[in-house]
RNA sequence: UGAGAGGUAGCUCAACGGUUGAGCGCCGGCCUGUUAAGCCGGGUGUUGUGGGUUCGAAUCCCACCCUCUCAG
Numbered sequence: 001u002g003a004g005a006g007g008u009a010g011c012u013c014a015a016c017g018g019u020u021g022a023g024c025g026c027c028g029g030c031c032u033g034u035u036a037a038g039c040c041g042g043g044u045g046u047u048g049u050g051g052g053u054u055c056g057a058a059u060c061c062c063a064c065c066c067u068c069u070c071a072g
Stems, first nucleotide, its partner, number of pairs: 001071007010024004018055001025044001026042005048064005
């Protein structure tokens, strides 16, 4: 430098163009001698950045940034 894959919650990952979710973690409460476990509740989020298309974009298009793989 070129090609390909990827970037969504704290982490690992889902998500048909139509309310952004799950598990774990975290926070609050209950339980008890205490911690842990268990039970109940809480999504905790500028979907990498900026534009475009659309009634509507995580999703489609363009540019850029970052990570990984391959080629040189």

Predicted 3D model of a 72-nucleotide RNA (transfer RNA) from a bacterium.
RNAcentral holds the sequence, with entries from ENA.
It matches the Rfam family "tRNA". Rfam's curators write: Transfer RNA (tRNA) molecules are approximately 80 nucleotides in length. Its family is annotated with triplet codon-amino acid adaptor activity in the Gene Ontology. By type it is a transfer RNA.
Model confidence (mean pLDDT): 82 of 100.